[in-house]
Molecule: c-di-GMP-I riboswitch aptamer
Organism: soil metagenome
RNA sequence: GACAAGGGCAAACCGUUUCGAAAGAACGGGACGCAAAGCUACGGGCCUAUCCUUGCCGGCUCUCUAAAGCCGCAAGCAUGGCCGCCGGGCCGCCGAA
Numbered sequence: 001g002a003c004a005a006g007g008g009c010a011a012a013c014c015g016u017u018u019c020g021a022a023a024g025a026a027c028g029g030g031a032c033g034c035a036a037a038g039c040u041a042c043g044g045g046c047c048u049a050u051c052c053u054u055g056c057c058g059g060c061u062c063u064c065u066a067a068a069g070c071c072g073c074a075a076g077c078a079u080g081g082c083c084g085c086c087g088g089g090c091c092g093c094c095g096a097a
Stems, first nucleotide, its partner, number of pairs: 001094001008034002013029005019024001032084001038090003042087003045082003052076005058071004
């Protein structure tokens, strides 16, 4: 970056999974798009919250209270994700005027 050539990838959505807590992923179908829609979570951003932390005139255990444990709910948290959000890094096919 050219109505060039040969090719490539594949959003939404649908199906499947003895993958996952979820977000999401993989595979099959499917094409909205993509000249890096190749690779890389490095910076920002976005998604999720099992665990953990904190909170609660909350519930249960306790003769009672406290403490503690468990449960419930809420908030926070990436160590989990997304490179088809932006930027960085790495690599790369074709090629006229």